[in-house]
Overview
This is a predicted structure of a 111-nucleotide RNA (SAM riboswitch aptamer (S box leader)) from a soil metagenome. It matches the Rfam family "SAM riboswitch aptamer (S box leader)". About the family: The SAM riboswitch is found upstream of a number of genes which code for proteins involved in methionine or cysteine biosynthesis in Gram-positive bacteria.
């Protein structure tokens, strides 16, 4: 700095934890974390890439550079319960007060 309401799981080892943190609420011996294998999702980087612009040239062609859409292929990350599972702070609507809804931050994750 960009994105985060979409998408995508089987097997083996393993044995009790996991969902960042706090509170909730969930997942889990019909087997958690972790590791391995295979598969998949996505399109951030990479790759391909028309138009357009620029460079080159007296001019054009050719060539070079930048490179949107698109593709999803080669490679690199990432990811494959629940909106980033929800809320946590501020503001607005709303309420007797809550609740609830909306907007924005913060925090976090990934590039």
């Nucleotide at each position: 700095u960009a994105u985060c309401g979409a998408g995508a799981a089987a097997g083996g080892u393993g044995g009790a934890g996991g969902g960042a943190c706090g509170g909730g609420c969930c997942c889990u011996g019909u087997g958690a974390a972790a590791c391995c294998u295979u598969g998949g999702c996505a399109a951030c980087c990479u790759g391909c890439g028309a138009a357009a612009g620029c460079c080159c040239c007296a001019a054009a062609a050719a060539g070079g550079c930048u490179c949107a859409a698109g593709c999803g292929u080669u490679g690199g990350u990432g990811c494959c319960a629940a909106c980033u599972c929800c809320c946590g702070c501020c503001g607005a609507a709303g309420u007797c007060a809550c609740a609830u809804u909306c907007g924005g931050a913060a925090a976090g994750a990934u590039g």